A computed fold for a 140-nucleotide RNA from Thermobispora bispora, annotated as SAM riboswitch aptamer (S box leader). The RNAcentral record of the sequence draws on Rfam and Ribocentre. Lineage of the source: Bacteria > Bacillati > Actinomycetota > Streptosporangiaceae > Thermobispora. Its mean pLDDT, the model's own confidence on a scale to 100, is 76. RNAcentral records the identical sequence in 2 taxa.
C1' cells in the first nucleotide's frame, strides 16, 4: 500500500507542555484562548487477538480419539479432544476515552412545498445496507 472477515446506538479524562486549530473527505452542524492539534505523565473504558476456566454443541465441523462393525474403501456410536456457540477471569498485543462513525453522502418507500407538459428540485420521515471511514484479526 492494497485484499479478506468481523464490529461500529454502549462505555471511559485529569495534569503538564504547546499556542490555533480540530471533528478522515465534501456539505451541514458542532468543539475550541474558560486553550485546538501534537507530544509527555497518570488514570480509565472495552473485550478484537493471546492465555486460562465453566457450560453447550454430532441435523455446524475434523485424514482427531475411543468403541463397534467390515476383507478394504467405509459405515455407525460416544461431546472424549479440537473447531464452533454462550458465559467468565486476567490485562500480555492492540484500540479507544465531546456529540450514534456527530448528521447526511448510494438505493428504495412515504409525505409537504416549488417548478414544469418529461419522471426535476427542495425539505422532513422511514428502511436497506450501498459507498466512504475507523478498529481488530488474518494473509499478501
Nucleotide at each position: 500500500c492494497g485484499c479478506u472477515c468481523a464490529u461500529c446506538a454502549a462505555g471511559a479524562g485529569g495534569g503538564g507542555u504547546g499556542g490555533a486549530g480540530g471533528g478522515a473527505c465534501c456539505g451541514g452542524c458542532c468543539c475550541u484562548g474558560u486553550g485546538a492539534a501534537g507530544c509527555c505523565c497518570c488514570g480509565g473504558c472495552a473485550a478484537c487477538c493471546c492465555u486460562c476456566c465453566c457450560g453447550g454443541u454430532g441435523a455446524c465441523u475434523g485424514u482427531g480419539c475411543u468403541c463397534g462393525u467390515a476383507u478394504c474403501c467405509g459405515c455407525g456410536a460416544g461431546g472424549c479432544c479440537g473447531g464452533c456457540c454462550g458465559g467468565g477471569a486476567c490485562a500480555g498485543g492492540u484500540g479507544c476515552c465531546a456529540a450514534u462513525u456527530c448528521c447526511g453522502g448510494c438505493u428504495c418507500c412515504c409525505g409537504g412545498c416549488c417548478a414544469a407538459g418529461g419522471u426535476g428540485g427542495u425539505c422532513g420521515g422511514g428502511a436497506g445496507u450501498g459507498a466512504a471511514g475507523a478498529u481488530g484479526a488474518g494473509g499478501g